[in-house]
RNA sequence: GGGGGCUUUAACCCAUGCAAGUCGAACGGAAGCGUACAUUAGAAGUUUUCGGAUGGAAGAUAUACGUUUUAGUGGCGGACGGGUGAGUAACGCGUGAGUAACCUGCCUUUCAGAGGGGGAUAACGUUUUGAAAAGAACGCUAAUACCGCAUAACGCAUAGUUGUCGCAUGGCAAUUAUACCAAAGGAGCAAUCCGCUGAAAGAUGGACUCGCGUCCGAUUAGCCAGUUGGCGGGGUAACGGCCCACCAAAGCGACGAUCGGUAGCCGGACUGAGAGGUUGAACGGCCACAUUGGGACUGAGACACGGCCCAGACUCCUACGGGAGGCAGCAGUGGGGGAUAUUGCGCAAUGGGGGAAACCCUGACGCAGCAACGCCGCGUGAAUGAGGAAGGUCUUCGGAUUGUAAAGUUCUUUUGUCGGGGACGAAGAAGUGACGGUACCUGACGAAUAAGCUCCGGCUAACUACGUGCCAGCAGCCGCGGUAAUACGUAGGGAGCAAGCGUUAUCCGGAAUUAUUGGGUGUAAAGGGUGCGUAGACGGGAACUUAAGUUGGUUGUGAAAUCCCUUGGCUUAACUGAGGAACUGCAACCAAAACUGAGAUUCUUGAGUGCAGGAGAGGAAAGCGGAAUUCCUAGUGUAGCGGUGAAAUGCGUAGAUAUUAGGAGGAACACCAGUGGCGAAGGCGGCUUUCUGGACUGUAACUGACGUUGAGGCACGAAAGUGUGGGGAGCAAACAGGAUUAGAUACCCUGGUAGUCCACACUGUAAACGAUGGAUACUAGGUGUAGGAGAUGAUUUCAUCAUCUGUGCCGAAAGCCAACGCAAUAAGUAUCCCACCUGGGGAGUACGGCCGCAAGGUUGAAACUCAAAGGAAUUGACGGGGGCCCGCACAAGCAGUGGAGUAUGUGGUUUAAUUCGAAGCAACGCGAAGAACCUUACCAGGGCUUGACAUAUAGAGUAAUAUUUAAGAGAUUAAAUAGCUCUUCGGAGACUCUAUACAGGUGGUGCAUGGUUGUCGUCAGCUCGUGUCGUGAGAUGUUGGGUUAAGUCCCGCAACGAGCGCAACCCUUGUUCUUAGUUGCCAGCAUGUAGAGAUGGGAACUCUAAGAAGACUGCCGGUGAUAAAUCGGAGGAAGGUGGGGACGACGUCAAAUCAUCAUGCCCUUUAUGUCCUGGGCUACACACGUACUACAAUGGCCGCAACAAAGAGAAACGAAUCAGCGAUGAUGAGUAAAACUAAAAAACCGGUCUCAGUUCGGAUUGAAGGCUGAAAUUCGCCUUUAUGAAGUCGGAAUUGCUAGUAAUGGCAGGUCAGCAUACUGCCGUGAAUACGUUCCCGGGCCUUGUACACACCGCCCGUCACACCAUGAGAGUUGGAGAUACCCGAAGCCUGUGAGCUAACUUUAGGAGCAGCA
Repeated sequence: GGGGGCUUUAACCCAUGCAAGUCGAACGGAAGCGUACAUUAGAAGUUUUCGGAUGGAAGAUAUACGUUUUAGUGGCGGACGGGUGAGUAACGCGUGAGUAACCUGCCUUUCAGAGGGGGAUAACGUUUUGAAAAGAACGCUAAUACCGCAUAACGCAUAGUUGUCGCAUGGCAAUUAUACCAAAGGAGCAAUCCGCUGAAAGAUGGACUCGCGUCCGAUUAGCCAGUUGGCGGGGUAACGGCCCACCAAAGCGACGAUCGGUAGCCGGACUGAGAGGUUGAACGGCCACAUUGGGACUGAGACACGGCCCAGACUCCUACGGGAGGCAGCAGUGGGGGAUAUUGCGCAAUGGGGGAAACCCUGACGCAGCAACGCCGCGUGAAUGAGGAAGGUCUUCGGAUUGUAAAGUUCUUUUGUCGGGGACGAAGAAGUGACGGUACCUGACGAAUAAGCUCCGGCUAACUACGUGCCAGCAGCCGCGGUAAUACGUAGGGAGCAAGCGUUAUCCGGAAUUAUUGGGUGUAAAGGGUGCGUAGACGGGAACUUAAGUUGGUUGUGAAAUCCCUUGGCUUAACUGAGGAACUGCAACCAAAACUGAGAUUCUUGAGUGCAGGAGAGGAAAGCGGAAUUCCUAGUGUAGCGGUGAAAUGCGUAGAUAUUAGGAGGAACACCAGUGGCGAAGGCGGCUUUCUGGACUGUAACUGACGUUGAGGCACGAAAGUGUGGGGAGCAAACAGGAUUAGAUACCCUGGUAGUCCACACUGUAAACGAUGGAUACUAGGUGUAGGAGAUGAUUUCAUCAUCUGUGCCGAAAGCCAACGCAAUAAGUAUCCCACCUGGGGAGUACGGCCGCAAGGUUGAAACUCAAAGGAAUUGACGGGGGCCCGCACAAGCAGUGGAGUAUGUGGUUUAAUUCGAAGCAACGCGAAGAACCUUACCAGGGCUUGACAUAUAGAGUAAUAUUUAAGAGAUUAAAUAGCUCUUCGGAGACUCUAUACAGGUGGUGCAUGGUUGUCGUCAGCUCGUGUCGUGAGAUGUUGGGUUAAGUCCCGCAACGAGCGCAACCCUUGUUCUUAGUUGCCAGCAUGUAGAGAUGGGAACUCUAAGAAGACUGCCGGUGAUAAAUCGGAGGAAGGUGGGGACGACGUCAAAUCAUCAUGCCCUUUAUGUCCUGGGCUACACACGUACUACAAUGGCCGCAACAAAGAGAAACGAAUCAGCGAUGAUGAGUAAAACUAAAAAACCGGUCUCAGUUCGGAUUGAAGGCUGAAAUUCGCCUUUAUGAAGUCGGAAUUGCUAGUAAUGGCAGGUCAGCAUACUGCCGUGAAUACGUUCCCGGGCCUUGUACACACCGCCCGUCACACCAUGAGAGUUGGAGAUACCCGAAGCCUGUGAGCUAACUUUAGGAGCAGCA
């Protein structure tokens, strides 16, 4: 820009304007104008003898004519067009028929006609009422207004006749008789035209009737009184209870009546593959309505949107007496609302009304305006352009990206602006255009005037940075956000659509998620508790008829528009014209006869009957029986019985329990007994009798489809419960008592009432289960069992084979199933019928109905709420589940801890600080293998700020550094002295100062990380490839039978192999050999000493340290499976991994560590960095852990005096000697070590102590000393002497250890100036016990259950507390709707009556008068 659409709410109220008028050629008037004539009038002018004459205009009046306008009478129209959807579930609508039961103005055709009269009335005039609206009285007048008369049939009415037709009533045509009924004129010179009347047709429009179709609710099941029908009337255009009188008692309804709710219907529209679902805006058809309700009038047509009357509500005017009004017409206002337009132009076109026509009217309509509301088209520029500009963003700092994008250069001009021209639509010669100077054409100008919205975690195309920090926020679903957010906000970039883009709402789709097409019901929601049976649905073989269903054909209809195809017109498209197809429907006719139906005939196999048999806890009634419990009586007998996990209540000396005998009473029926039998299910069990139902087998005499299922209905229906009356032994809700327990309204015990039993009646439910409705047919097998009948067998109370009926099991047979599983007794393959399901909760609840005596049953929702609930299977984890196995896990032992004192660590408290971390096992003698300063991170105070430390750049300088002195707590400051190297002579190195980048941080985050470590656990496990199985998760392998320390090995096996673990390989120790022989050794041979491998020498031994050997279930026997292995034995130093160590699978614990180190991010930068002095980490009411020392005689003390290993040593170890009581000191031999250095101790032997708070024990404290170190006060260790605390073996609880182990004794090392009860090692002495795996703890494998998966420290239920939401109840109160009965009752219509009125009709009768004639 084009072509279209719009009024979802208040059918709410409406100001103002317009939306229906027209005809003077129907009529009389009125008004104006004109002409003619007549009367009147007499102006200007001309003339004049001034007396006048002439002249005749304007004006007025009357008549006639013409013309314009039109209030009224009259005609036609106003019933169309336009609006709306309130009502309506209806013949309202759709579709198809019917009217022989009807009407139809204007229009078309045909036939016939229009003669002659009459009386009124509006307008108008006069008077008059009223504010107005509106009238009233009297008087006049016309007509195509009104009224008689005449004429009239092919009209109509009545009664007939004839013919013909029809589905009935009946229709049509002809004909006879009788009665009745019409009319209007106008225009024109005329021809003629327009009208008028009657009739017959047509067309159009309407009216009525019928078949079929047309929403939801059964928690609406019975409805109806003019109701259903008849007869006779009335009424209508017409049929009809439409209305009335009488008669009959019908009519509708489970194929859903009635009632309630909702709704205008359709062509179509949206969606969908279709079938369907939703919808009914625009356009078109029908209906209904016009402020609400009622009513008629007029008319061809209305019960009438812009007519009338009445009633109601509302609004307006008023002089208060009365009146007026109806936008759901077009605009427009208010209101309501989330929400929808101009009080526009024009009758130019199309159409409508009136008119003869001109023409008038037309908010119908044609146009314009408003709104991106939808659809369609177009543009916002095109080409070129890399220094890949600047800017932005990100960055690994290299770059990347925005991006040829921009700028720049060259073009184009759709659109735009300004000029010029300029339509079609107008039909027909002319004239006539609202739109509109619009569309369109053309020229100029200039990239000029023109891009946004949403999104970027997945679904779903598109990612980074910053900010924020479970906040702010996002979100369609899942979900995102708790400091590294592609999910929030912003930015950059990107993706998508584009004059739009997103959101919201609604509908369909996806959804096979209501399943006709096209679903299900064992366990997910879902089979009725069971049978009998009504309606209904479905139904065996054969031939025949029919033609309702069915199939084919023809005809009519299925409006147009829409959709589809072809083609044309606007530049294209949307839009629109034409043609075609289609409208899958309905009706009628013709044909076919397979199938279904209908009719009649027939058959026997379905079904039933008969006959002959056997089986059975099938049912009902009556009778009988024994065992047992309890009670009663009597005897014997004596102290308990009973009961439990253990007890108690209870019973018992008034004699129980026990036992014997007798008796009473009720209930139930051991063994047989069996996944055996019977029954529809519930259910049925001693024996006998009577009555009785059903199934089965055999036979094939009879009937001849008689069948199946079964909504409603009827009957049966465990237990508990209810009513009435009995009965009551045992058992036993309620109840009581005793126990248990935190409690125990329970489980256990002692009692005990309803009930359990019987009869009759009710209830009508159960996990009434096979969680599996019934019937029929078909589809591998194997094996039991019960009841029949048959065949075969000389094993005959039996066996085998085949068969019918029932009842079980197995089955990867097929098939089915989500899987589990089902599998001839189907959950398989098919058919028929019934019942039931449609997410979880609310809820099988509420209300209502029905049933019940009640309890309650049956039918059975909604609000609200959640995003799941559920099934089956898988892997784990868990279990006060099961099986197997292991471990100092228990048990058996030994020694401890827990009590004391001390040491040490932690908590807590305190403090200026008591730095930080570690927290069940797996933190707590831990980081720390050693805090007086340092360490040190903490505190107080004093200093420094490119810094205590690193690198780089630039500039300046010459030292750096050492020593001394002074001030100061010291850091630090000041002074003095001493004091460089290389060189190619440019400089370089090193250092100092200044400046800038930066350094620094034991600051935070171990939940951002690397690395390292702990732990389960040295437990035996954890996986993979290929194959196989399973829809899949997954499984198998890895399970099973054995065996092992071991997933170690063997065997088996749809598995076959492999990897990480186990084991072995490594170190050490135990035996031997070889080699070597010093610093070690010394047997033999010598020397030699007080003593001594001290010496020669030796290389044998010990030892040292290098290399070998050795042990492998190798050998024998037993067991085992001829295996693996195991038990025993031999040999051997060692025997079954010889002992010990190192070695730690996949993983778990967001385990520990940012304070070893490294590191992301955050924080700090004259401080959270750095230097220094002092203090603190060592505090102390207390609590815990780990150790040491003890409590003593297996000991203490004294004396004597023996035997190691492994390590260490130079600022070191330090002998001997001397001093000291001693710590230690002095001196210092030897030793960089198999060389030197160090008492080994316990033990042994001897003595003493004699059971005591001691000759035990050693804390604490005093005094005096020693050592290290600048320094020992806070705050070290040691010695001597004195002091001599608690403690007499430790409550609950709890730890370690299975052999050179526990226990016990000492020694060494690291750290270290000094400081060891700790830690790491070493050797000496050296036990006890293990029946065994029930239990505790931990672990492994298999299996089982699971509602757990953050995995039992899981999950989860109910009450209560607070708030809110929804719903219910509630003393009541109030409004509305419907129904029925009755009362009052407007307008109006009909009937009856007729007080009053009435021109023609009215020449009917009477009267009065007038005129004419005679």
The prediction has a mean pLDDT of 82. This is a predicted structure of a 1414-nucleotide RNA (small-subunit ribosomal RNA) from an uncultured rumen bacterium. Its Rfam family is "Bacterial small subunit ribosomal RNA". The RNAcentral record of the sequence draws on ENA and SILVA.